[in-house]
Notes: RNAcentral holds the sequence, with entries from ENA. The RNA shown here (transfer RNA) has 73 nucleotides and comes from Tethya wilhelma. Rfam family: tRNA. Taxonomically the source falls in Tethya (Eukaryota, Opisthokonta, Porifera, Demospongiae). The coordinates come from a structure-prediction model, not an experiment, and the mean pLDDT is 81.
RNA sequence: GUCUUUGUAGCUUAAUUGGAAGAGCAUUUACCUUGUAAGUAAGGGGUUGUAGGUUCAAAUCCUACGAAGGGCA
Numbered sequence: 001g002u003c004u005u006u007g008u009a010g011c012u013u014a015a016u017u018g019g020a021a022g023a024g025c026a027u028u029u030a031c032c033u034u035g036u037a038a039g040u041a042a043g044g045g046g047u048u049g050u051a052g053g054u055u056c057a058a059a060u061c062c063u064a065c066g067a068a069g070g071g072c073a
Base pairs, nucleotide, nucleotide: 001072002071003070004069005068006067010025011024012023013022019056027043028042029041030040031039049065050064051063052062053061
C1' cells in the first nucleotide's frame, strides 16, 4: 500500500439479516444480621466508534474517516 474481521452500559455480551436496544457480573438503595459476608426486592447507567446517505422507520443497508486484530505485498 491493498484485502478482510471486530466495535453496543464500568466489564462480558444478546438483538430472528430493517419495526427502535435486553441479559449476566459490577454499582446504588431498601430488607435481613449485633455487625460484615451471603441471600431477597427495587432502581440507575447506552446519543450502538465518528460523520453523512438510503428509508415511513437503521445497532442492522451504503459511503467516508479513525481505532484494534489478521492475510498478502